[in-house]
RNA sequence: UGCUGUCAGACGGGAGAACCGGCAAUGCCGGUGCCGAAGGAGCAACCGCCCCGGAAACUUUCAGGCCACAGGGACCGCUCUGAUACGA
Numbered sequence: 001u002g003c004u005g006u007c008a009g010a011c012g013g014g015a016g017a018a019c020c021g022g023c024a025a026u027g028c029c030g031g032u033g034c035c036g037a038a039g040g041a042g043c044a045a046c047c048g049c050c051c052c053g054g055a056a057a058c059u060u061u062c063a064g065g066c067c068a069c070a071g072g073g074a075c076c077g078c079u080c081u082g083a084u085a086c087g088a
Stems, first nucleotide, its partner, number of pairs: 001087002004085007011077003018032006033066003039062001040060003046054003
């Protein structure tokens, strides 16, 4: 120093899914149902240093969520900052 990679943070975007009843009422409780994109767990294509290990956006719904707002939110970003690796 960068048409680079990785990690972290900031910023922006960011889905899905209900109704009924009770009450001390904008919340809580009960019943049944539903959602998958925090997290957890399971199988596994595949990968590796092949003893063993790493493994999903698949499955599960344990957790979480299901008027709006808010919050959370995998993931994405042609944006910024820092660290690190690599190259020049």